[in-house]
RNA sequence: GCUUCCAUAGCUCAGUGGUAGAGCGCAAGACUAGUAAUCUUGAAGUCCUCGGUUCGAUCCCGAGUGGAAGCA
Numbered sequence: 001g002c003u004u005c006c007a008u009a010g011c012u013c014a015g016u017g018g019u020a021g022a023g024c025g026c027a028a029g030a031c032u033a034g035u036a037a038u039c040u041u042g043a044a045g046u047c048c049u050c051g052g053u054u055c056g057a058u059c060c061c062g063a064g065u066g067g068a069a070g071c072a
Base pairs, nucleotide, nucleotide: 001071002070003069004068005067006066007065010024011023012022013021018055026042027041028040029039030038048064049063050062051061052060
């Protein structure tokens, strides 16, 4: 330098066009003599950035940024 892939909650990941979810973690409550475990509830996201297509974009297209792999 070229090609491919990845970027979504604190962490690990789902979600392939119609108002974004799970597990773990966190907070509160229940239970317990008290912890842990278990159960219930809750908070937590400008979906990497900018632009385009579309009635509508996390999703499709282009550019950029960061990361990974391969080739040279």

Record summary:
A computed fold for a 72-nucleotide RNA from a bacterium, annotated as transfer RNA. Its mean pLDDT, the model's own confidence on a scale to 100, is 83. Rfam family: tRNA. It is annotated as a transfer RNA. The sequence is in RNAcentral, with records from ENA.